[in-house]
RNA sequence: GAUUGAAAAAGGCAAACCUAUCGAAAGGUAGGGACGCAAAGCUUCAGAUCUAAAGUUCUUAAUAGAACCAUGAUGGCUGGGCUGCCAAU
Numbered sequence: 001g002a003u004u005g006a007a008a009a010a011g012g013c014a015a016a017c018c019u020a021u022c023g024a025a026a027g028g029u030a031g032g033g034a035c036g037c038a039a040a041g042c043u044u045c046a047g048a049u050c051u052a053a054a055g056u057u058c059u060u061a062a063u064a065g066a067a068c069c070a071u072g073a074u075g076g077c078u079g080g081g082c083u084g085c086c087a088a089u
Base pairs, nucleotide, nucleotide: 002089003088004087005086012037013036017032018031019030020029021028022027035076041082042081043080045079046078047077048074049073050072055068056067057066058065059064
């Protein structure tokens, strides 16, 4: 340096849920809390999924309703890129 792995050792992260807060929502942030994770570290490049504010179309007398759609979100959905502890080969 590469590959494989979490058996050991040192550790790390933190699902659901609760509280507060931001957001139209999905969801995010902080604290508590641990379902789990060998990258559950970082990154939307590709795909996938979620939401639909604004926008467009249709309906309605109107309020309103329906459909489509990310520029929004998910890295703990998969792949890719970058980085990393220990052990074995």